[in-house]
RNAcentral holds the sequence, with entries from ENA. A computed fold for a 73-nucleotide RNA from a Minisyncoccales bacterium, annotated as transfer RNA. Its Rfam family is "tRNA". Gene Ontology term of the family: triplet codon-amino acid adaptor activity. Rfam classes the family as a transfer RNA.

RNA sequence: GCCCCUAUAGUUUAACAGGAUAAAACAAAAACCUCCUAAGUUUUAGAUCCCAGUUCGAUUCUGGGUGGGGGCA
Numbered sequence: 001g002c003c004c005c006u007a008u009a010g011u012u013u014a015a016c017a018g019g020a021u022a023a024a025a026c027a028a029a030a031a032c033c034u035c036c037u038a039a040g041u042u043u044u045a046g047a048u049c050c051c052a053g054u055u056c057g058a059u060u061c062u063g064g065g066u067g068g069g070g071g072c073a
Base pairs, nucleotide, nucleotide: 001072002071003070004069005068006067007066010026011025012024013023019056028044029043030042031041032040049065050064051063052062053061
């Protein structure tokens, strides 16, 4: 330098031909329980890497960029 894959809560994964409230586990916070802690129960908050495009509608498709991984030279 060229090519391929990849990017979603703090972490690990879902979202199955584009259909809408983005789901779950662990972690976090609060309440209950307990003499206290742990465990347990209930509840809450939290995310689509960025910029454009297509579309009635984009996590999903297209282009560019950024980060990570891999291959060739």
Background: Its mean pLDDT, the model's own confidence on a scale to 100, is 82.